[in-house]
Context: one part of a larger RNA
């Protein structure tokens, strides 16, 4: 644009069609049976478990976790003591570790099952008085086709359905049809504030009638007992105060900041 009452939110059906899935073993039981001199040794039922694979997840086990704690060695700095901070090939080096993102983790998935056949096996059966599974006719039967599951999909021009929500005004040309403006509803968009969403764009939330992000409180959570003071000891050190102090991405609060002010788009043909 386009889906003919027009404009609009939402939700959903699934035609044709496309895309993905589909796997393999072993044990148990039938049953030491059936078969077979014996040695050996089943089908078919029903169960159980396992690799690889594939999604989707972080509750639990684990990595990562560039600055969240700590712990340390050389310098160099803050005047110096103390207690910080820089730098060590852009984490000095260790020892942990939140969210998040991960697998080597968890879960969960092939199934059954229906249709029509392949090779093969039938049944009836005549050409051919007999035979024969095929020449009319008719059955069963595979991982494989085509459904059955999942994913996508109304531009699926037979453009689809189902709830909701607006408005049926004005004006100027014209006999009409029609055009052209003007209002400016639902509603959408720009613009901000953001994300578990993302290259960009889109997607989603919020946008003062407000918890959208910061900050701020309280909490979790990790580190491991600050700093200062007190006391012991000659000192290094250590003990108390203190389960201390600090805490990223977290969960709840709570408008202190920032989402200002605003602009555009869009109905009126019929009825």
């Nucleotide at each position: 644009c386009g889906u003919u009452a027009g404009g609009a939110u939402a939700u959903u059906u699934g035609a044709a069609g496309g895309g993905g899935a589909g796997u393999u073993c072993u044990c148990u039981u039938c049953a030491g049976u059936a078969c077979g001199a014996g040695a050996g040794g089943a089908c078919c039922u029903a169960g159980a478990g396992a690799a690889a694979c594939a999604a989707a997840c972080c509750a639990a086990u684990g990595g990562u976790g560039u600055u969240c704690c700590g712990g340390u060695u050389g310098u160099c700095c803050u005047g110096c003591c103390a207690a910080g901070g820089g730098c060590a090939a852009u984490g000095g080096c260790c020892g942990g570790g939140u969210a998040g993102c991960u697998a080597u983790g968890u879960u969960u998935g092939g199934a059954a099952g229906g249709g029509a056949u392949a090779a093969g096996c039938g049944c009836u059966g005549a050409a051919a008085g007999c035979a024969u599974c095929u020449a009319a006719g008719u059955g069963c039967c595979a991982a494989g086709c085509c459904c059955c599951c999942c994913c996508c999909a109304a531009g699926a021009c037979u453009a689809a359905a189902u709830a909701u929500c607006c408005c049926u005004g004005g004006g100027u040309c014209g006999c009409a049809a029609g055009a052209c403006c003007c209002u400016g509803u639902a509603g959408g968009c720009u613009g901000g504030u953001c994300g578990u969403a993302g290259a960009c764009u889109a997607c989603g939330a919020c946008u003062u009638u407000a918890a959208u992000a910061g900050g701020c409180g309280u909490a979790a959570u990790g580190u491991g007992u600050a700093a200062g003071a007190u006391c012991c000891g000659u000192a290094a050190g250590g003990a108390u105060u203190u389960a201390a102090g600090c805490u990223a991405a977290u969960a709840c609060g709570u408008a202190c900041u920032a989402a200002u002010c605003a602009g555009c788009c869009a109905a009126u043909c019929g009825g």
Molecule: large-subunit ribosomal RNA, domain VI
Organism: Candidatus Omnitrophota bacterium